[in-house]
RNA sequence: UAAGUCAGACGAUCGCCGGCGCGUUACAGCCGGAGGAAAGUCCGAACACCACAGGGCAGGGUGCUCCAUAACGUGGAGUCGCGGCGACGCGAAGGAAAGUGCAACAGAAAGCAAACCGCCCGUGGGGGAAUUGGCACCACGGGUAAGGGUGAAACGGUGCGGUAAGAGCGCACCAGUUCCCCGGGUGACCGGGGAAGCUCGGCAAACCCCACCCGGUGCAAGACCAAAUAGAGGAGCGUUCGAGGGUGGCCCGCCCAAGCUCCCGGGUAGGUCGCAUGAGGUGUCGGGCAACCGGCACCCUCAGAGGAAUGAUCGUCGCCCGCCAAGGGGUGACCCGCGGCGGGAACAGAAUUCGGCUUACGACUUG
Numbered sequence: 001u002a003a004g005u006c007a008g009a010c011g012a013u014c015g016c017c018g019g020c021g022c023g024u025u026a027c028a029g030c031c032g033g034a035g036g037a038a039a040g041u042c043c044g045a046a047c048a049c050c051a052c053a054g055g056g057c058a059g060g061g062u063g064c065u066c067c068a069u070a071a072c073g074u075g076g077a078g079u080c081g082c083g084g085c086g087a088c089g090c091g092a093a094g095g096a097a098a099g100u101g102c103a104a105c106a107g108a109a110a111g112c113a114a115a116c117c118g119c120c121c122g123u124g125g126g127g128g129a130a131u132u133g134g135c136a137c138c139a140c141g142g143g144u145a146a147g148g149g150u151g152a153a154a155c156g157g158u159g160c161g162g163u164a165a166g167a168g169c170g171c172a173c174c175a176g177u178u179c180c181c182c183g184g185g186u187g188a189c190c191g192g193g194g195a196a197g198c199u200c201g202g203c204a205a206a207c208c209c210c211a212c213c214c215g216g217u218g219c220a221a222g223a224c225c226a227a228a229u230a231g232a233g234g235a236g237c238g239u240u241c242g243a244g245g246g247u248g249g250c251c252c253g254c255c256c257a258a259g260c261u262c263c264c265g266g267g268u269a270g271g272u273c274g275c276a277u278g279a280g281g282u283g284u285c286g287g288g289c290a291a292c293c294g295g296c297a298c299c300c301u302c303a304g305a306g307g308a309a310u311g312a313u314c315g316u317c318g319c320c321c322g323c324c325a326a327g328g329g330g331u332g333a334c335c336c337g338c339g340g341c342g343g344g345a346a347c348a349g350a351a352u353u354c355g356g357c358u359u360a361c362g363a364c365u366u367g
Stems, first nucleotide, its partner, number of pairs: 001367006008317007016033005035347001039358002042356005047218004059214005064078005079093001080091004094209002099207002101203002116148002118144008156174006175199002177196008222273004233263005244256004280299008319344006327336003
């Protein structure tokens, strides 16, 4: 640094949840009872409801290639670039010669470049007793991107020519860019050859341009059954002839009396389903470099309910660490180690279900 395996095992005792459970309840019994990440809820789907002719704008996302997949922002195999001695790792890897914009500090100048020092040319001045010419030096005007200096970055590099001094200004070679041709590859791209002085800075995790993709809300989705109370609506009986209620279970009697009874839509509480047979698991064979796909066989009560159970103690064995240590190996530093004693065992906890990613974390094996 990469890949993989496991996530202690068995027994006893005491508990918890679900099922066997059928009219109901309880007890006993039997069966089953978390993970590699069940986590974060970050992507993508299934499923459900709502919305929806078609097209466009806006908005959001993705961004090398080919493949895989139900789909993905995921995975596999590659390409290119960067990092590492290496095994290997990382990449927000389309476009900056469409347009707009941005760049601290330093620096003269930071984007149709720029003259601070330097170099060069011209004009004027220019000490000595004086004159003429020239030089150092000073001032002004101009040329120059070779040299110095600043910076993350200063408009290719080296050499020759050229020039007042210089400059791709010209040439040779090197580097890059664009275009053309040939060869290899499905492709990203790679290898080779040629042409053009073309030399064009960075940032798109700035707007933007280009290509492709995208309705919304989430199982508290949603479907069904359905009290009590109140009541839209309907029917019947009743208010002098008294429905109905109370008075000891019934009748009479007595008392109070204007309402009483039934049907019924929607919906609440509550209940059932959704809800575990699924893009399912294990084994094997075949295809493929691989991700993955296909055939065959077997397995399935492989937890499931509610704010939510899956636990605790003890014993034996196994694992890891420390100390001691019979004994062994080595010239030596040191290494291995029967056995004994002591200690340790992480991260974490299903809630509709899958595929990923990310994060957390213990031990071991192999390259």
A computed fold for a 367-nucleotide RNA from a soil metagenome, annotated as Bacterial RNase P class A. Its mean pLDDT, the model's own confidence on a scale to 100, is 75. It matches the Rfam family "Bacterial RNase P class A". It is annotated as a ribozyme. The sequence is in RNAcentral, with records from MGnify.